[in-house]
RNA sequence: GGGCCGGUAGAUUAGCCCGGCAGAUCGUCUGGUUUGCAUCCAGAAGGUCGUGGGUUCAAAUCCCACCCGGUCCACCA
Numbered sequence: 001g002g003g004c005c006g007g008u009a010g011a012u013u014a015g016c017c018c019g020g021c022a023g024a025u026c027g028u029c030u031g032g033u034u035u036g037c038a039u040c041c042a043g044a045a046g047g048u049c050g051u052g053g054g055u056u057c058a059a060a061u062c063c064c065a066c067c068c069g070g071u072c073c074a075c076c077a
Base pairs, nucleotide, nucleotide: 001073002072003071004070005069006068007067010026011025012024013023020057028044029043030042031041032040050066051065052064053063054062
C1' cells in the first nucleotide's frame, strides 16, 4: 500500500442486506417486598448509532472520503 470484518447506552451486543418511533440483557437509580441484605416485582434515567460530507420527504441503514481496532496479502533497502 491492497482485500475482508468490526466501531450503536457504563459493559456485552441486536437492528444495517431490503431506508420509516433506536432495542435487548447486565449494570445504575427510585419504589414495593424484607427486621435488614440478597432474590423477586414495578418503574425511571442513560444514545451526536466512530468522524465529516452526499442522496432522499425521511439515513444506524444507501453512496464517498477519513479515523480507530482486528485479520489476511503485497512491497521493502
Molecule: transfer RNA
Organism: Candidatus Thorarchaeota archaeon